[in-house]
C1' cells in the first nucleotide's frame, strides 16, 4: 500500500447491484423441496345431466326424495407407464488418471429427442385394488375368493442385427479394421389409446410400440505432461510383475480365479508420514512470481458412520431398500420408526453469518396429446453499511469580523463568512395523484395460407384480429404540496507520516505498529481549543500479497559480517577441444485443431450516470497435428592434435614403510676424590644431604629426542615430514617432440588417509608431565611460582574421527601492467671459474597498477575477468542441544530440530576516552630540604544531636574562619505570643466625609495597636467672600500591593574548577562512499600549536606572547605639608627659622634589554650554552588578563526573570525568644608545651593604611582598661602611632617550673534604649591540659619558607578570621624510577553517562 465471505469497537439519511455457518460432514422440532400420466387398466366416492321408475305434495306443469342405466366433471387408493440417477446442498474423504490439459478406444455403452429402413401376426394364463378371514399396541403381516390392461408368458414372421462357414476389394505400425457378396442358424412386439369420417366392413390423423441403422448430446476406459510438505520415512511389492486358460462387464485389463515363470518399483525420491477436493479463476505484484480456491461455472467425491448389491438406459442412488453400529424417538418390552451436506427454521459451537416470507408471472425441469399439475430449482421480496456503486445533508451574499470558546507578548490573534441576516434553490427523506416495461406465449371466438388425406372432416404447422395470463406492486418513473426545514461522523496530529497550542497529571494515571513517551512548564498520557485526512462511514483485530535483491530463474552470497566439506580417489550426474559428413530430438518459422462459458483487457451499447448487464473482438498452453529452417546443443559416423596419457634421457627433495646403526645429553647404578651444604624462588618453604648429597673423575644400565647445518629453504593431497646407511616405493620437475588420439574437468553418495587427546591387548617407561600430595602466594586460592609424582607422551596391533584440521580463501582451465628476493631445471652469451649478464619452464616470498572490496585488504599464488562442476549461508540465544537414525568398546562422533525469547547479534573503519601499554615532556607532582596539621586547650565553621525554634543555603579535589567585610535589640528569612488588612511600598479609576488632614494631654497595652479628641492646617485656579472647582491628606470600595514560598534540573547574569595548562577551530584545497582526515602529524626548538626545517597543504581565527600596572636604574620637569649639601640666624635639644631645590622623596614624562655584541654547540636555522658590558640578561620580580569546552558545577537568599503556589496570609507590624542549644564526629586557625626560651629594665629601625556623626595631642586623675580635657586636623603639614621581633643589662635552670594559660571567683572600665541568656576590655585572685603529637597528611625553591608586629574593610560595641604592610630572614633541588595531576605521538578496546566504565 492494495485486497477479504470478515469480526470488533463508535457512528448511522437514502438507494441500486451484489453478498451473507470460514466454527460442530455437531445434533435435529414442525412445514415444504418429485411428482405426473384417466388419452394405459380395473375398482369406489362425490355432482351435473339426460333416461327408466318408487313414494310424498299437487288439478297439472312441475317440485322433494330413493333405486338403476347412460354419459360428462371431480376425488381416492391400487395395477401399469415415464420421472425419481436431473435440479439442489456439501467439502468429509482423496495426492489419486481425482483435476486440468492433449491424444486414444482396432476395447464400449446410450432411455427420452432427431434421421433413414422393416414391422406390430396369433394365443395364453395370472395378479393388486376390492370382498372374507386371521395375527399384532403399532409398523406390518399371513390365508382364502374374485378381476383388468399399454402388467406378465408362449407360438408364428426377419428387411436388417448378432453369431458359424465362405469369396472379393480397401486400409492399418499392429493384434487386426472396414466395405461389398454367398449360405446356415439364433432372438421381437401392446391385436394399443384416443379423434375424423362412416349404419357396417373399413379409410384416415396423432401420440404410443417392435426389430434394425445413423445422428445428436452424455457417458465409460485408457495414455503423454502439470500442479503440496516432509529423507528425523530409504528401501517397497506375494495378486505383488507377467504369462497361459477361464470367469466376470457395456467394454480393456491381476478386475477376479487356476496354474506357470520370479518378477516390478526406488535418491529424476518408491514405500511411509503429514497437509489437501482440482480447475476456470481471485487477490496482490512492473514482472517473474507467491498466496489462495467464498459467491458464478466445469469436474469429482460424499448423503447419519461402514459394507452391501436390487431396480434402471443410466445408480451401487441425498428427500429407494437390505445388514452391521452410533445416537434419537414410539412401545402394551414382544418389536417398531428416523437420517435438513434441499429451503426457511431451532439448540449447540462460535469473534461470526439472514425470513419457519410470497409467487409459479417470467426462465428451466418432470409428467402428460393437452389443458394443466408439480417444481424451497428459480423469480422476488425482507434482514445485516458484509462489500462495490450513486446521491444528499444546502446554494449565493454577508464585518478590519457579532456573542461565546481558544491562545496571547495583552497588542490581538484564532474558530471565521464559519453564524446571525438577506436573497434563492427544491435532490433524499414525507404527504398528495397519476402509473410503466418485465407477456410472448398459450386456450378460447372469428378468419386466411401451407402440409396430409378422399378434394372430404379431422389433424399438423403458419399468419390476421379479438379475449384471458404479473409474485415483485400501486413498486420503478412522472406530476405536485410544504419547507432549509429531518439527514454527520469517525479516526488521526513526536519521527516513519498530513496535521500545535492551552490546561490537568506528575515513571501516577496512561500511550505505544517500530524507535520509544510519562519522575512539575510532556506538540507522545487524558481533557479542551484549533489542525490534518477521510467520509455513511472510520477506526482495530485477523489473514494474503507487497514493499522484502529478507530464498536471489529475473535477481544474492560464502578471506575477516551466517556461509568452502580436514585431506584424496572415485560412482551417478553435469559440463566438455579443432575439421568434415548425416539425422533433425532440443531451438526457430509457417498453417491447422484446441485452449468450454463467465471473469480480466479493448472498442461498442443497456438502466439518468456508475456499480451492475447486454454484444462483438483480441489475448491466452512448458498442449497436439502437419509443413519447412539447420547456426548453436544433441545423435551417428569419419577424421586431426593443441587438451589429457604415454615413450626416452635427465634432477632437486625431512615423500612413505622396514631393517641397521652413531654420538651429545638426561637420570639411575657402581666405584674414586672431597666437605657441608645442595636445590629452589620475588622472597621463602616443602624437598634433598654428615647412613656423606651437590661438585669432580672412571665404569656402566635403560629410554627417548636428534643440537650446529637450517634458510617466509624443500618434500607431500592434507594430516603431517628433520642424526646416518641398507632395502622396497609413491608423486614432482626439465629436455627432446617418438606414440596414443578427447581417453578431459567436477563429483552427490561410497572407499581411502586423516595431529593431539582419548580406547583395547600387550610391551616400554630415562626425562616431562593431566590426577593427586607437599610447600608458598592471598581475605580465600581446588590456579599462576616451587619440591614430587601417576596415567599419558614411546612401540606393536586394533579403535576413534576430531581441531582456530587456518591461507579462517573448493577443485580445474583461460585471459589481465610491472619490480625485487629465493629453491630446482634448461638454453643463449661470457669468464681463470656454475663468475657474471640475459632468456625461459616449475615450485616459493614481498612490494606494486588496473580492477575488485562495506572497508581491512587481494592484485599473474586473486579476493580481478569469464566458463564448469561440488560443498555451504538466510537475526541473535536456546542449540550443535533434545529426539530419533546411522558409527563407536566406551568417551563420543555424524545428520539435526522445536517450544520460548531478545531489538538486536555481528563484520569493517572513525572520533575520543580509557589502560597495573609503549616514546617524548612538564608542574612543590615525588625526592632533598624547612616549617606545621593529626595529639591538649581556646576560637570559629560543618555534620550530628536536641529543640517551639535552633532560618537557609554551600558538600570530595573545586563544602566546612564558606554567603558572614563584624547575629545583645535591628539585621532576621526561624519559633511564641499579640496586631493589621488597599495593606510596611507604587500607579490607576470609583465613591463618600467638612471642624477635613494633622493632632498634644489621656486611658488599655509588653510594644505594635485600638481608643481619645483640646488644637488645627496646605497647594493651583476662581470669587466680593475659605465663594466655587480642583489637588494633597483621609475614609469606604475596585484594580492591585507584597512574599527571603517552590522550581540554579526552566533562565540571564556572575562565579568556581580542569588551568596560565597549550591547547580549541577555521575557509578553500587534497584525500576517504562515509564518520572522517590532512592543515594541528613529523626531525629540532621553547615556559609556550614559542619558533625553524620539512610536508597537500596554503592561509587565517580564539588561546600563548606583547601591548597595560607595579617594583628594581637612570635622566628630565617639579618644590610644599617633604627634604637640608653649602650662607646665615637661633636652641638643652629638633629643618627650629631665613633661605635654598642639589640630595632623599612626591608626581607626572622620559630612557634603558634587543640574544644586540663575542667564543662554542646547532644544519649557514630556530635555538642552546659560556663570556663582556650593565642597576636589571635571555620572560628581570609581582600582579591585571583564563581559549573551545567539561563538571544539568554554585547562586531563583544580592539583583534581575519564564512558570507554579499564598492573599484578614507563605503579606505586614511589635515584644520577646531562637540563630550563641552539646553525649559527640570532622575541618580550618589561635595559644602552647619552653632556655635560640619566660620574666623585668633600658633602648633602636618600618612600611602601608585611616580620620569631622572622625581621629584626637600636650597636660591631669586611675595599678590598669578608662575619665576629665580638649591644642590640632577635611590632613606628605595634626592625629591614631607605644611598631615588634632585635640589641644591651639583669634574673629564672629543667621544674607541670618564673613554662603555659584554660577554667572560675570577685571587683571595675567602655559601648549601646538595652550586655541575664548573649559583648569586649581591666586589675585581684584561681591556676586545668598540655613535656612536641598513631595511622595519616599540608605549604613553600628567594627577599621564598620561617618568625615578627603594624594598619584597614565590616563596624555603636566587639577578630585568634579577612584583606593589605613592611621587619627579621633561611635551607635544599642528586634527579624523574616510584605517588598525584596535565601535555603531544603511538598501540589496544568487547568503553561512548566513556574504567567511578563495561
Nucleotide at each position: 500500500g492494495a485486497g477479504c465471505g470478515a469480526a470488533c469497537g463508535c457512528u448511522g439519511g437514502c438507494g441500486g447491484c451484489g453478498u451473507a455457518c470460514c466454527u460442530a460432514a455437531c445434533a435435529c422440532a414442525u412445514g415444504c423441496a418429485a411428482g405426473u400420466c384417466g388419452a394405459g387398466c380395473g375398482a369406489g366416492g362425490a355432482u351435473c345431466a339426460c333416461c327408466u321408475u318408487g313414494u310424498g305434495a299437487g288439478c297439472a306443469a312441475u317440485c322433494a326424495u330413493g333405486a338403476g342405466g347412460u354419459g360428462g366433471u371431480u376425488c381416492u387408493a391400487g395395477c401399469g407407464g415415464c420421472g425419481u440417477a436431473c435440479g439442489g446442498g456439501u467439502g468429509a474423504g482423496u495426492a489419486a488418471c481425482a483435476c486440468g490439459u492433449g491424444g486414444g478406444c482396432a476395447a464400449c455403452c446410450u432411455g427420452c429427442c432427431c434421421u433413414c429402413g422393416a414391422g406390430a401376426c396369433u394365443g395364453g394364463g395370472a395378479u393388486a385394488c376390492c370382498c372374507c378371514u386371521u395375527c399384532g399396541a403399532a409398523a406390518g403381516g399371513g390365508g382364502g375368493g374374485c378381476u383388468a390392461a399399454g402388467a406378465c408368458c408362449g407360438g408364428a414372421u426377419a428387411c436388417g442385427u448378432u453369431c458359424c462357414c465362405u469369396g472379393g476389394g480397401a486400409c492399418g505400425c499392429a493384434g487386426g479394421u472396414u466395405u461389398c457378396g454367398g449360405g446356415g442358424a439364433a432372438g421381437a412386439u401392446a391385436a394399443g389409446g384416443u379423434g375424423g369420417c362412416g349404419c357396417a366392413a373399413g379409410c384416415u390423423g396423432c401420440c404410443g410400440c417392435u426389430c434394425g441403422a445413423g445422428g445428436a448430446g452424455g457417458g465409460g476406459c485408457u495414455c503423454g505432461c502439470g500442479g503440496c510438505c516432509u529423507a528425523u520415512c530409504a528401501g517397497c511389492u506375494u495378486g505383488u510383475u507377467g504369462g497361459u486358460g477361464g470367469g466376470g462387464u457395456a467394454a480393456u485389463g491381476g478386475c477376479c480365479c487356476a496354474c506357470c515363470a520370479a518378477g516390478g518399483c526406488g535418491a529424476u525420491g518408491a514405500c511411509g508420514g503429514g497437509u489437501a477436493g482440482c480447475u476456470g479463476g481471485u487477490c496482490u505484484g512492473a514482472g517473474a512470481g507467491g498466496a489462495c480456491g467464498a459467491u458464478c461455472a466445469g469436474c469429482c467425491a460424499c448423503a447419519c458412520g461402514g459394507g452391501g448389491a436390487c431396480u434402471g438406459a443410466g445408480a451401487c442412488a441425498c428427500g429407494g431398500c437390505c445388514c452391521c453400529g452410533a445416537c434419537u424417538c414410539c412401545u402394551a418390552c414382544g418389536g417398531g420408526a428416523g437420517g435438513c451436506a434441499g429451503c426457511a427454521g431451532u439448540g449447540g459451537g462460535g469473534a461470526a453469518u439472514u425470513u419457519u416470507c410470497c409467487g409459479c408471472a417470467a426462465u428451466g425441469g418432470g409428467c402428460g396429446a393437452a389443458a394443466g399439475c408439480c417444481u424451497g430449482a428459480c423469480g422476488g421480496a425482507g434482514u445485516g453499511a458484509c462489500g462495490c456503486c450513486g446521491c444528499g445533508u444546502g446554494g449565493g451574499g454577508g464585518a478590519c469580523g457579532a456573542a461565546g470558546g481558544c491562545c496571547u507578548u495583552c497588542g490581538g490573534g484564532u474558530c471565521g463568512u464559519a453564524a446571525a441576516c438577506c436573497c434563492c434553490u427544491g435532490u433524499c427523506a414525507g404527504g398528495a395523484g397519476g402509473a410503466a416495461a418485465g407477456a410472448a406465449g398459450g386456450g378460447c371466438g372469428c378468419u386466411g395460407g401451407c402440409g396430409u388425406g378422399a378434394u372430404a372432416a379431422g389433424c399438423g404447422u403458419u399468419g390476421g384480429c379479438g379475449u384471458c395470463u404479473g409474485a415483485c406492486g400501486g413498486u420503478a418513473c412522472c406530476u405536485u404540496c410544504a419547507g432549509a426545514g429531518g439527514a454527520a461522523g469517525c479516526c488521526c496530529c513526536g519521527g516513519c507520516c498530513a496535521a500545535c497550542u492551552c490546561u490537568g497529571u506528575g515513571c501516577c494515571a496512561g500511550c505505544a505498529g517500530c524507535c520509544g513517551c510519562g519522575g512539575u512548564a510532556a506538540g507522545a498520557c487524558a481533557g479542551a481549543g484549533g489542525g490534518g485526512g477521510c467520509a455513511a462511514g472510520c477506526g482495530u483485530u485477523g489473514c494474503u500479497c507487497g514493499g522484502a535483491a529478507u530464498u536471489a530463474c529475473u535477481g544474492g552470497g560464502c578471506g575477516u559480517a551466517a556461509a568452502g566439506g580436514g585431506c584424496g580417489u572415485g560412482u551417478a550426474g553435469g559440463c566438455g577441444g579443432g575439421g568434415c559428413g548425416g539425422c533433425a530430438a532440443g531451438u526457430c518459422g509457417g498453417u491447422c485443431g484446441u485452449g468450454a462459458a463467465a471473469g480480466g483487457c479493448u472498442c461498442c451499447g443497456g438502466c439518468c450516470c456508475a456499480a451492475c448487464c447486454g454484444g462483438a473482438g483480441a489475448a491466452g498452453g512448458u498442449c497436439g497435428a502437419u509443413c519447412g529452417a539447420u547456426a548453436c546443443u544433441g545423435c551417428c559416423g569419419u577424421u586431426c592434435u593443441u587438451g589429457a596419457g604415454g615413450a626416452u634421457a635427465g634432477c632437486a627433495g625431512a615423500g612413505g614403510a622396514g631393517a641397521c646403526u652413531g654420538g651429545a645429553a638426561u637420570u639411575c647404578c657402581c666405584g674414586g676424590u672431597g666437605u657441608a651444604g645442595c636445590g629452589g624462588u620475588g622472597a621463602a618453604a616443602u624437598g634433598u644431604g654428615u647412613a656423606g648429597a651437590g661438585a669432580u673423575c672412571g665404569g656402566g644400565a635403560g629410554g627417548a629426542a636428534c643440537a650446529c647445518c637450517g634458510g617466509u629453504g624443500g618434500c607431500g593431497a592434507a594430516g603431517g615430514c628433520g642424526g646416518g646407511u641398507c632395502u622396497c616405493u609413491g608423486g614432482g620437475c626439465u629436455a627432446u617432440u617418438c606414440c596414443u588420439g578427447a581417453c578431459g574437468c567436477u563429483g552427490a553418495g561410497g572407499c581411502g588417509c586423516g595431529a593431539a587427546a582419548g580406547c583395547g591387548u600387550g610391551g616400554g617407561g630415562a626425562g616431562c608431565a593431566a590426577a593427586c600430595g607437599g610447600g608458598a602466594u592471598u581475605a580465600g586460592a581446588u590456579a599462576c611460582c616451587c619440591c614430587g609424582g601417576u596415567a599419558g607422551u614411546c612401540c606393536a596391533c586394533g579403535c576413534u574421527g576430531u581441531a582456530a584440521a587456518c591461507g579462517a580463501u573448493g577443485a580445474g582451465c583461460a585471459c589481465u601492467a610491472g619490480g625485487u628476493g629465493u629453491g630446482g631445471g634448461g638454453g643463449g652469451g661470457u669468464u681463470c671459474a656454475g663468475u657474471c649478464c640475459u632468456c625461459u619452464c616449475c615450485g616459493u616470498g614481498c612490494c606494486g597498477c588496473a580492477g575488485c572490496u562495506a572497508a581491512c585488504g587481494c592484485a599473474u599464488u586473486a579476493a580481478g575477468u569469464g566458463c564448469u562442476c561440488c560443498g555451504c549461508c538466510u537475526g541473535g540465544g536456546g542449540a550443535g542441544u533434545a529426539c530419533g537414525g546411522c558409527c563407536g568398546c566406551a568417551a563420543g562422533g555424524u545428520u539435526g530440530a522445536a517450544a520460548c525469547u531478545c531489538a538486536a547479534a555481528g563484520g569493517a573503519a572513525u572520533u575520543g576516552a580509557c589502560g597495573g601499554g609503549g616514546g617524548c615532556c612538564c608542574g612543590c607532582a615525588c625526592a632533598a630540604g624547612c616549617g606545621g596539621u593529626g595529639g591538649a586547650g581556646c576560637a570559629u565553621g560543618u555534620g550530628g544531636u536536641u529543640c517551639a525554634a535552633u532560618u537557609c543555603g554551600a558538600u570530595g579535589c573545586a563544602g566546612a574562619g564558606c554567603g558572614a567585610a563584624g547575629a545583645a535589640c535591628c539585621u532576621u528569612a526561624c519559633c511564641u505570643g499579640g496586631g493589621c488588612u488597599u495593606g510596611a511600598c507604587a500607579u490607576g479609576c470609583c465613591g463618600g466625609a467638612a471642624g477635613u488632614a494633622g493632632a498634644a494631654a489621656c486611658c488599655c497595652g509588653a510594644a505594635a495597636g485600638g481608643g481619645g479628641g483640646a488644637c488645627g492646617a496646605c497647594c493651583c485656579g476662581u470669587u466680593g467672600a475659605a465663594u466655587c472647582g480642583g489637588g494633597a491628606g483621609c475614609c469606604g470600595g475596585c484594580a492591585c500591593a507584597g512574599g527571603u514560598g517552590g522550581u540554579g534540573c526552566a533562565u540571564g547574569g556572575c562565579u568556581g574548577u580542569c588551568g596560565u595548562c597549550a591547547g580549541c577551530u577555521c575557509g578553500u584545497g587534497c584525500c576517504g562512499u562515509g564518520a572522517g582526515g590532512u592543515g594541528u602529524u613529523g626531525g629540532g626548538u621553547u615556559a609556550a600549536g614559542u619558533c625553524c626545517c620539512g610536508c597537500a597543504a596554503c592561509g587565517a581565527g580564539c588561546g600563548c606572547a606583547a601591548c597595560c600596572c607595579u617594583c628594581a636604574c637612570c635622566c628630565c620637569a617639579u618644590g610644599u605639608u617633604g627634604c637640608c649639601a653649602u650662607c646665615a640666624g637661633g636652641u638643652u635639644a629638633u629643618g627650629c627659622u631665613g633661605g635654598g631645590c642639589a640630595c632623599u622623596c612626591u608626581u607626572g614624562g622620559g630612557g634603558a634589554a634587543c640574544u644586540g655584541c663575542c667564543g662554542g654547540c646547532g644544519a649557514a636555522g630556530a635555538g642552546c650554552u659560556g663570556g663582556a658590558g650593565g642597576a636589571a640578561g635571555g620572560a628581570g620580580g609581582g600582579g591585571a588578563u583564563g581559549a573551545c569546552g567539561u563538571c544539568a558545577a554554585g547562586u531563583c537568599c544580592g539583583u534581575a526573570u519564564g512558570c507554579c503556589c499564598c492573599u484578614u496570609a507563605u503579606g505586614u507590624c511589635c515584644a520577646g525568644g531562637g540563630c550563641u542549644a552539646c553525649a559527640c564526629a570532622c575541618a580550618u586557625g589561635c595559644u602552647a608545651c619552653a632556655a635560640u626560651g619566660g620574666c623585668c629594665g633600658g633602648u633602636a629601625c618600618a612600611g602601608a593604611g585611616g580620620g569631622u556623626c572622625g581621629c584626637a595631642a600636650a597636660c591631669c586623675c586611675g595599678c590598669g582598661a578608662g575619665g576629665g580635657g580638649g591644642a590640632g586636623c577635611c590632613a606628605a603639614u595634626c592625629c591614631c602611632a607605644g611598631a615588634a621581633a632585635g640589641c644591651c643589662g639583669g634574673u629564672c635552670u629543667c621544674a607541670g617550673u618564673u613554662c603555659g594559660g584554660a577554667u572560675u571567683g570577685c571587683a571595675g572600665g567602655c559601648u549601646g534604649c538595652a550586655a541575664c541568656u548573649c559583648g569586649c576590655c581591666u586589675g585581684c585572685a584561681u591556676g586545668a591540659a598540655g613535656u612536641c603529637g598513631g595511622a595519616a597528611u599540608c605549604g613553600c625553591u628567594a627577599g621564598u619558607a620561617a618568625g615578627c608586629g603594624c594598619a584597614g574593610a565590616u563596624c555603636a560595641a566587639c577578630a585568634g578570621g579577612c584583606u593589605g604592610c613592611g621587619c627579621u630572614g633561611a635551607a635544599u633541588a642528586c634527579g624523574u624510577u616510584c605517588c598525584c595531576g596535565g601535555g603531544c605521538c603511538u598501540u589496544g578496546u568487547a568503553c561512548a553517562c566513556a574504567c567511578c566504565g563495561c